TPP riboswitch aptamer (THI element) from a Pseudomonadota bacterium, 106 nucleotides, folded computationally. It matches the Rfam family "TPP riboswitch aptamer (THI element)". Its family is annotated with thiamine pyrophosphate binding in the Gene Ontology. About the family: Vitamin B(1) in its active form thiamin pyrophosphate (TPP) is an essential coenzyme that is synthesised by coupling of pyrimidine and thiazole moieties in bacteria. The sequence was found by an Rfam model in a public genome assembly. Taxonomically the source falls in Pseudomonadota (Bacteria, Pseudomonadati).
RNA sequence: AGCAUUCUCACGGGGUGUCCGGCGUUUGUCGGACUGAGAGGCGCAAGCCAACCCGUUGAACCUGAUCCGGGUCAUGCCGGCGGAGGGAUUUCGAGAUGCCGGCUUU
Numbered sequence: 001a002g003c004a005u006u007c008u009c010a011c012g013g014g015g016u017g018u019c020c021g022g023c024g025u026u027u028g029u030c031g032g033a034c035u036g037a038g039a040g041g042c043g044c045a046a047g048c049c050a051a052c053c054c055g056u057u058g059a060a061c062c063u064g065a066u067c068c069g070g071g072u073c074a075u076g077c078c079g080g081c082g083g084a085g086g087g088a089u090u091u092c093g094a095g096a097u098g099c100c101g102g103c104u105u106u
Base pairs, nucleotide, nucleotide: 001104002103003102006096007095008094009093010090011055012054013053014052017034018033019032020031021030022029023028040049041048042047061086062085063084067080068079069078070077
């Protein structure tokens, strides 16, 4: 000195479950419990907004799946599936930090 790291902003992507009790009985609604980063608000709905997570170094998330094994009151709750297939596609986004620590060069 450069890269890396970390933070902020912008752009884009994603999911929002299960059970118990009361009320209601068309749909639902209120409170509570479980797991998790996230189970929120508005709306008849389609959708919109917020938070959170992820953006190819991609398990954020979807398909397989009304799957298989375990466990639970129950549920992708845990593991497998998964050196399977897709997936936004920014270090040829911007800015800051760059102290400690890491790599390269001088």